A computed fold for a 74-nucleotide RNA from a Halobacteriovoraceae bacterium, annotated as transfer RNA. The organism belongs to Halobacteriovoraceae, within Bacteria. Its Rfam family is "tRNA". Rfam describes the family as follows. Transfer RNA (tRNA) molecules are approximately 80 nucleotides in length. Gene Ontology term of the family: triplet codon-amino acid adaptor activity.
RNA sequence: CGGGGUGUGGCGCAGUCUGGUAGCGUGUCUGCUUUGGGAGCAGGGAGUCGGAGGUUCAAAUCCUCUCACCCCGA
Numbered sequence: 001c002g003g004g005g006u007g008u009g010g011c012g013c014a015g016u017c018u019g020g021u022a023g024c025g026u027g028u029c030u031g032c033u034u035u036g037g038g039a040g041c042a043g044g045g046a047g048u049c050g051g052a053g054g055u056u057c058a059a060a061u062c063c064u065c066u067c068a069c070c071c072c073g074a
Stems, first nucleotide, its partner, number of pairs: 001073007010026004020057001028044005050066005
């Protein structure tokens, strides 16, 4: 320098193909339970979907540029 992949709550991921309410597990907080803790049960908070721009009534999803990391090639 060229090609490919990944980026989404604290962590690990799904959702993208086929645009239409932001989901799961785990963790965290509160309550119940317990002498207390753990386990179990119930409920809650936490996301500007890596960044910017564009298309669209509507973008995590489509298009362009760009950043970080990984792989391959030179």